[in-house]
RNA sequence: GGUCUCGUGGCGUAAUGGUAACGCGCAGGACUUCUAAUCCUGAGAUUGCGGGUUCGAGCCCCGCCGAGAUCU
Numbered sequence: 001g002g003u004c005u006c007g008u009g010g011c012g013u014a015a016u017g018g019u020a021a022c023g024c025g026c027a028g029g030a031c032u033u034c035u036a037a038u039c040c041u042g043a044g045a046u047u048g049c050g051g052g053u054u055c056g057a058g059c060c061c062c063g064c065c066g067a068g069a070u071c072u
Base pairs, nucleotide, nucleotide: 001071002070003069004068005067006066007065010024011023012022013021018055026042027041028040029039030038048064049063050062051061052060
C1' cells in the first nucleotide's frame, strides 16, 4: 500500500429502512441488627466524525478517523 470485518449507555452485546432492546454495573427503595444475596423502581446511548440517498438511516452509498484479520 491492497482486500475484508468491526466501531451502539461506564462495560459486554442486540436491533428486517419505521418508538434503539437486554445483561452486568450505577442510584434509590423493600428485606436484613449491618453487609451480601434476592425483589421493585429509576437514571444513563441524538448509534466513531462529516456528507449523501430516502417521507423516514444504527441499518443503504461516499469520504475521513480508529481497531482487528489477511495479502504483497
This is a predicted structure of a 72-nucleotide RNA (transfer RNA) from Kappamyces sp. JEL0680. Model confidence (mean pLDDT): 83 of 100. RNAcentral records the identical sequence in 2 taxa. Its Rfam family is "tRNA". The RNAcentral record of the sequence draws on ENA.